[in-house]
RNA sequence: AAUUCGCCCUUAGAGUUUGAUCCUGGCUCAGGACGAACGCUGGCGGCGUGCCUAACACAUGCAAGUCGAGCGGGGAACAGGGAAGUGCAUGCACAGAACUGUUUCUAGCGGCGGACGGGUGAGUAACGCGUGAGCAAUCUGUCCUGCACAGGGGGAUAACACUUGGAAACAGGUGCUAAUACCGCAUAAGACCACGUUGCCGCAUGGCGAAGGGGUCAAAGGAGGAAUCCGGUGCAGGGUGAGCUCGCGUCCCAUUAGAUAGUUGGCGGGGUAAAGGCCCACCAAGUCGACGAUGGGUAGCCGACCUGAGAGGGUGAUCGGCCACACUGGGACUGAGACACGGCCCAGACUCCUACGGGAGGCAGCAGUGGGGAAUAUUGGGCAAUGGGCGAAAGCCUUACCCAGCAACGCCGCGUGAGGGAAGAAGGUUUUCGGAUUGUAAACCUCUGUCCUGGGGGACGAAGGAAGUGACGGUACCCCGGGAGGAAGCCCCGGCUAACUACGUGCCAGCAGCCGCGGUAAUACGUAGGGGGCGAGCGUUGUCCGGAAUUAUUGGGCGUAAAGGGCGCGUAGACGGCUGAGUAAGUUAUAGGUGAAAGCCCAUCUUUCAAGGAUGGAACUGCCUGUAAUACUGCCCGGCUUGAGUGCAGGAGAGGGAAGCGGAAUUCCUAGUGUAGCGGUGAAAUGCGUAGAUAUUAGGAGGAACACCAGUGGCGAAGGCGGCUUGCUGGACGACAACUGACGCUGAGGCGCGAAAGCGUGGGGAGCAAACAGGAUUAGAUACCCUGGUAGUCCACGCUGUAAACGAUGAAUACUAGGUGUGGGAGGACUGACCCCUUCCGUGCCGCAGUUAACACAAUAAGUAUUCCACCUGGGGAGUACGACCGCAAGGUUGAAACUCAAAGGAAUUGACGGGGGCCCGCACAAGCAGUGGAUUAUGUGGUUUAAUUCGACGCAACGCGAAGAACCUUACCAGGAUUUGACAUCCAACUAACGAAGCAGAGAUGCAUUAGGUGCCCUUCGGGGAAAGUUGAGACAGGUGGUGCAUGGUUGUCGUCAGCUCGUGUCGUGAGAUGUUGGGUUAAGUCCCGCAACGAGCGCAACCCCUAUUGUUAGUUGCUACGAAAGAGCACUCUAGCGAGACUGCCGUUGACAAAACGGAGGAAGGCGGGGACGACGUCAAAUCAUCAUGCCCCUUAUGUCCUGGGCUACACACGUAAUACAAUGGUGGAAAACAGAGGGAAGCAAGACUGCGAAGUGGAGCAAAUCCCUAAAAGCCAUCUCAGUUCGGAUUGCAGGCUGCAACUCGCCUGCAUGAAGCUGGAAUUGCUAGUAAUCGCGGAUCAGCAUGCCGCGGUGAAUACGUUCCCGGGCCUUGCACACACCGCCCGUCA
Repeated sequence: AAUUCGCCCUUAGAGUUUGAUCCUGGCUCAGGACGAACGCUGGCGGCGUGCCUAACACAUGCAAGUCGAGCGGGGAACAGGGAAGUGCAUGCACAGAACUGUUUCUAGCGGCGGACGGGUGAGUAACGCGUGAGCAAUCUGUCCUGCACAGGGGGAUAACACUUGGAAACAGGUGCUAAUACCGCAUAAGACCACGUUGCCGCAUGGCGAAGGGGUCAAAGGAGGAAUCCGGUGCAGGGUGAGCUCGCGUCCCAUUAGAUAGUUGGCGGGGUAAAGGCCCACCAAGUCGACGAUGGGUAGCCGACCUGAGAGGGUGAUCGGCCACACUGGGACUGAGACACGGCCCAGACUCCUACGGGAGGCAGCAGUGGGGAAUAUUGGGCAAUGGGCGAAAGCCUUACCCAGCAACGCCGCGUGAGGGAAGAAGGUUUUCGGAUUGUAAACCUCUGUCCUGGGGGACGAAGGAAGUGACGGUACCCCGGGAGGAAGCCCCGGCUAACUACGUGCCAGCAGCCGCGGUAAUACGUAGGGGGCGAGCGUUGUCCGGAAUUAUUGGGCGUAAAGGGCGCGUAGACGGCUGAGUAAGUUAUAGGUGAAAGCCCAUCUUUCAAGGAUGGAACUGCCUGUAAUACUGCCCGGCUUGAGUGCAGGAGAGGGAAGCGGAAUUCCUAGUGUAGCGGUGAAAUGCGUAGAUAUUAGGAGGAACACCAGUGGCGAAGGCGGCUUGCUGGACGACAACUGACGCUGAGGCGCGAAAGCGUGGGGAGCAAACAGGAUUAGAUACCCUGGUAGUCCACGCUGUAAACGAUGAAUACUAGGUGUGGGAGGACUGACCCCUUCCGUGCCGCAGUUAACACAAUAAGUAUUCCACCUGGGGAGUACGACCGCAAGGUUGAAACUCAAAGGAAUUGACGGGGGCCCGCACAAGCAGUGGAUUAUGUGGUUUAAUUCGACGCAACGCGAAGAACCUUACCAGGAUUUGACAUCCAACUAACGAAGCAGAGAUGCAUUAGGUGCCCUUCGGGGAAAGUUGAGACAGGUGGUGCAUGGUUGUCGUCAGCUCGUGUCGUGAGAUGUUGGGUUAAGUCCCGCAACGAGCGCAACCCCUAUUGUUAGUUGCUACGAAAGAGCACUCUAGCGAGACUGCCGUUGACAAAACGGAGGAAGGCGGGGACGACGUCAAAUCAUCAUGCCCCUUAUGUCCUGGGCUACACACGUAAUACAAUGGUGGAAAACAGAGGGAAGCAAGACUGCGAAGUGGAGCAAAUCCCUAAAAGCCAUCUCAGUUCGGAUUGCAGGCUGCAACUCGCCUGCAUGAAGCUGGAAUUGCUAGUAAUCGCGGAUCAGCAUGCCGCGGUGAAUACGUUCCCGGGCCUUGCACACACCGCCCGUCA
């Protein structure tokens, strides 16, 4: 210190369903681990680890031998010995046999070992393993201790020799021989056996002893000079090891529910070391099983390892314990031990040898080979150490082991340099072109030496008394020298998740763990730069745990998210009231035994640190045994009455079952009256009816159902039960004295009940009515509607067994504020049946605490607790398939998987929407007026055509729109012709002032030629210089009406001048959000008032601004006139334009709530916003516009730019929109003296009077930069005529002749005159505008513009009709409701087909 206690510490989440929210719920990620594999990369060392697949097959070598001190032989060497023999110089030499001795080798006999060590995990769900007990039911070689003993004999046999067979392996025959080989005999301390006597002990069988006689049973020698040593035999004890038995624990499937004949037990035998059906004969009929037998699948088990806060979950490599196996299956032998990996026999498969007769073999030992596979190493060194076998020992053997080799396979450590160094180099990337970044990074300077490399030295590991002995290894380590030299990659950078830019690509190529990226500006693909992470590794894949409280013991749920059995009775089981005693099984405490070692944890030590190692401790939460305690639970024995039940006055009830009875109605039959229809529907038709229906009257038949009463009333367990009466019968409620004494609650299986439909058999059948038929509706209509109509509905018996069988809420008990109704009973009080009070049982509503995701529930809980049962674990596939059971069948019950998705879902919120509701508004409808749609023309669009018919705008909100005016120009289009620093801008250089006519060619642009003319500004020292302009040249660049309005700014349209849209603070809600802003009134209005958990505020509304209506005042010329004209004068009036006044529901009355306000009235020019305009909230439509303009990006650059001529935008079978003119008499035409406006415009202009022309117009020109002059005539109006017709309507079209503008009217202008005189007689379906000075009608002016208007923008004249009203159509506002929509109903979504 680990341990215990307290504090502390530990226990982390994220993305993804939605427009947003909360919840449920799945999927996914971040962490750790690995005997791994794959990709890219790779410097060193230490310690570990390395066929997870084919228990597939194996070449070759090795892995178990040893003992000569057990034995007989044999061989070798040396020493002794010296036979036979040979040579000769005859006693010498050579030679060396037998024999003896020493040393040594060993085939055989014999002993011990080979049952260990090493490998593997096929089998095994088992006493196999783990743990704890037991054997009085057992064995144990070698080892230790003790006691006792070893006397004397015998017969064989291998080797060997000879020989036979065989290819071989090997086998046989004859003969010889030894032992610690084998066998009798003796001895018997002792053991064993049976017998009888006896002591002690035990849980039973029984065990341990003592004395007695009887029977059986032993032995081996070797070495040595010796002491002695090594052995042998018997017995006992110990130790070690083994065998057997038992308690508990040990995976999945019940779609495996019954299994079992040696099966279960007994008696008697056999067998074993030993109990036992282990085996056998006989007897009995048992034994196991929902506490999961049997069967099937899978699997060696454990210490431990990984993960986890833990509880758990997963795993069972290396190390350690046990088991099993050894080519597959079976068997025994030997032995202390095996049914034996490197023994034997048999069978099988396979391989090899063979002379074909027959033999040999077993790597799951170590290396190694083939094969399989994603994948796993050397045919290495050594017995030096540790350990094992044999031996007296020396020693021999040992792929056990110790080492080395290969592999980043794992863990740990180290390095690839350190310090300085800004011109912030070059290069790269990027850029807003200034810069930024890479970046002190590099270069450069100064150092260091780990690893590396050269040299020198050099171990520990080696123990015991000494000596000797090292594979590793000249290794580790130490010293010296050398030199920054040899040593960095991998993944990632949208969020989760640390880290961003550029280019390329363009729903392609690709990425992706989940969500998801990519369709031309991709931080998500690919590349680059930069950045982040880890680092000799980094990523990916696979597997396990975690996160996942997502199987929930710790630690979940079941009203609506998945989930309460349809309901009851009840078995097993689980749980169970008050009290006393006993016991001590559970429980608690304590002690002992055990829980191997290693590992985890702690401390110390040791490798320089670490990984690793050593020592000690702690722990191993378990099991067993003893003792103690007795509160609770259990068991047992008593007692109690409150739980439960029984009894007994009673009253309530559509509770059940049977029989009988009743009236109303429908239908049918008969008869009468009666006549043409009835019936049915949105409207019809089918149908019925003159053969008499319907209607009506009377009589009859038959079946089914029971109006009113009738009630969120009653009864029942649920399903369910409704006319009346009578038997039978269940349950609940209930005052009360009494009785039993926990008899209770729940309830897996089981049994029963169980709507409707359906099935079987037999009845019945009025009405209704699946199927079916017909008629309608409809695009169709196998439907909804109508006319018919069969099963069925009804009864009896039997089956089915399911429903949204719902309160979507299992049963029981107790407790926890109230209020109010209702059904039944009891009590109190009272004269009282009423009312009232109390109480019990039922049945509703509201509501507090509490609960809940919310909705909601709330004493009839979804609250607080307890007990028991059922059920759930993402959506789809699917309540499907297969199997089993049930059923006559239909079908029911039980009930998967493959595959697929990232959601499916609940509640609530805000919107949008509804052929939902309420309130309200708008020329929205209605009431009216005039139109459009028909005709002709004009104009725009579509379509078509074309060389081109440039482009844009497309429901409202494109279509007389951009275009307030296309003959050229415009012009963007087409054809042709030209041009290339450009038609236009800036910069540079040179030159020249600029400008610029006539000529020629050409369609012109342009080209050629020629230069006539002409001369500006500033400074000046008069030489010139400068500014600006032009020409030429080079390149930077210009240019683009080319693309993208879905990259944008700006502008505009629209909802909509609709009354709305929001915020701060507060409050409510977990939250999105709500409140305010809703409600009652009122308004044109979120306008105002009142109320209110809101109080205030902002953008909108209104007002402020302009015009107009009245008036005052001031000022008045060009205006006006009181003067006959002019002039002059004047400013009352008209008028002009400045400043004021005026209108505010201010006053009166009524209504209203006393308010806001409304209605009526007075006064007033005007009355309730007086009329009109400008003004357009938050936002919606990726609305419109890149062709007004601006602008990012992309594209073109002798062209997609620029210039010119001509053409086109004007085409024309057709379709649509918008207008003009008409169709006529409210009209046309003509006429007269001629009546009355407003607002504008006018100098490259408006133009009068006058003259000419029928006219358009022309000539000419007064006046006027305008209250002065001109345009300018206003027109509808008035009078006359026409008399209902294709006209005296209508004017298209066409011809001729003219006028005007313009360079030019052919394509392609306008106007005039004469002539021509088309369609058209009020317009189908449908549809537009307008509520008062409005519609309608009438003319006038202006912009654009050379010219061109039926268009557009303005102006005034004349001047109506109608509005009951808000049911309906359209649009809008507010409240509310539903919702599976949120791209928001042009939504979502289902089925079929492709």

A computed fold for a 1394-nucleotide RNA from an uncultured bacterium, annotated as small-subunit ribosomal RNA. It matches the Rfam family "Bacterial small subunit ribosomal RNA". Its family is annotated with ribosome and structural constituent of ribosome in the Gene Ontology.